[in-house]
RNA sequence: AGGAGUGUAGCUCAAUUGGUAGAGCGUCGGUCUCCAAAACCGAAGGUUGCGGGUUCGAGUCCCUCCACUCCUG
Numbered sequence: 001a002g003g004a005g006u007g008u009a010g011c012u013c014a015a016u017u018g019g020u021a022g023a024g025c026g027u028c029g030g031u032c033u034c035c036a037a038a039a040c041c042g043a044a045g046g047u048u049g050c051g052g053g054u055u056c057g058a059g060u061c062c063c064u065c066c067a068c069u070c071c072u073g
Base pairs, nucleotide, nucleotide: 001072002071003070004069005068006067007066010025011024012023013022019056027043028042029041030040031039049065051063052062053061
């Protein structure tokens, strides 16, 4: 320099050929217990990497840029 892939909650990952973003773990609170753990119940936590475009509607499609991984030279 060229090519491919990935970026979503604190972490690991889902989200059906565009239809209004969720799970597990973790955190916090509660029940239980002499206390704690475990178990059970509940809650908080997201400008879906940045910025634009298309669309009634974008995590999803298109473009630029950024970060990381891999391949070629």
The RNA shown here (transfer RNA) has 73 nucleotides and comes from an Alphaproteobacteria bacterium. The sequence was found in a public genome assembly. Its Rfam family is "tRNA". Rfam describes the family as follows. Transfer RNA (tRNA) molecules are approximately 80 nucleotides in length. The organism belongs to Alphaproteobacteria, within Bacteria.